[in-house]
């Protein structure tokens, strides 16, 4: 430079038009002599950034920006 995938919470990840699962982590309880483990419960402004279609957009489309990965 071209192409292709991909970006969702602190981290892994699901969900692809109609108010976002799940699981480490992180709080609290219970349990123990005091930790861990184990249960059991709760919390988080989480859809990379502008625009466009459309009642409705994480989703479709265009553009950019990062990651990774072919070609050259």
């Nucleotide at each position: 430079g071209g192409c292709g995938u991909c970006g969702u919470a602190g981290c892994c990840a699901a969900g692809u038009a109609g108010u976002a699962a799940g699981g480490c982590a992180g709080c609290u309880g219970u349990c123990u002599g005091c930790a861990a483990a184990a249960c059991a419960g709760c919390u988080a402004u989480a859809c990379g950034c502008g625009g466009g279609u459309g009642c409705a957009a994480u989703u479709c489309c265009c553009g950019c920006c990062g990651a990774c990965g072919c070609c050259u």